c-di-GMP-I riboswitch aptamer from a soil metagenome, 71 nucleotides, folded computationally. The sequence is in RNAcentral, with records from MGnify. Its mean pLDDT, the model's own confidence on a scale to 100, is 85.
[in-house]
Formats: sequence, C1' cells, structure tokens
RNA sequence: GACAAAGGCAAACCCUCUGCGAAGAGGGGGCGCAAAACCACGGGACUCUACGAGUUAGCCGGGAUACCGAA
Repeated sequence: GACAAAGGCAAACCCUCUGCGAAGAGGGGGCGCAAAACCACGGGACUCUACGAGUUAGCCGGGAUACCGAA
C1' cells in the first nucleotide's frame, strides 16, 4: 500500500510489585497506532545525591529488521 481480510500492539485510568526519581514489570482497560515491534546514534522533553549518572523508541530524526495482501 485497497474505505478489503487475517493477525498484532495498547494511551488515560485502576490494582500489585520494583526504583530516591523520571519511569519500568505483571493484571484489568482501550485513547489511539501500518512498524505504537527492536536499537539511546543526533536533537527534544524529563529525573536524581547533578561538570556526572539515568528515563523516554506512544516526541522527532536515524539505523537494522518483520506480518498480511488486491490492482
């Protein structure tokens, strides 16, 4: 990628646990997502005991991959 089909992921919020924290994991949930699967390389945002160490891939770019499928 076609106003197609199959299959997939899962925001807010709630419960439990982990972490100082940003956040993360599991269960419920479903706002959305065509890479909302993976990687902190560049920028952004955020956290902490802040010249350092971290979080965020569902903020953007980039990298290397993947499912289904007509014209």